This is a predicted structure of an 85-nucleotide RNA (c-di-GMP-I-GGC riboswitch aptamer) from a Woeseiaceae bacterium. Model confidence (mean pLDDT): 88 of 100.

RNA sequence: UUUGAAAAAGGCACAGCUGCUGAAAAGCAGCGUCGCAAAGCCACCGGUCUACGGGCUCUAGCCUAAGACAGCGGAGUUACCAAUA
Numbered sequence: 001u002u003u004g005a006a007a008a009a010g011g012c013a014c015a016g017c018u019g020c021u022g023a024a025a026a027g028c029a030g031c032g033u034c035g036c037a038a039a040g041c042c043a044c045c046g047g048u049c050u051a052c053g054g055g056c057u058c059u060a061g062c063c064u065a066a067g068a069c070a071g072c073g074g075a076g077u078u079a080c081c082a083a084u085a
Base pairs, nucleotide, nucleotide: 002083003082004081011036012035016031017030018029019028020027021026034071040077041076044074045073046072047069048068049067053064054063055062056061
């Protein structure tokens, strides 16, 4: 550098529940443990979610990110072990 998770040491924490924040999506903390070889970090690109606010239409909808998602991909960046160069 590349490949892999067989072994060893570990790590993270889906869904759900409780509390708090938020208009919401969602986030934080605790419990939990579906899975993960970067399920570490990062919002640069695509994609997805929400619509307080703004716009349109008219009473009920539609559009919109400056909000959010890293466990949806890509890019960037850091890293344990083993093998390999």
The sequence was found by an Rfam model in a public genome assembly.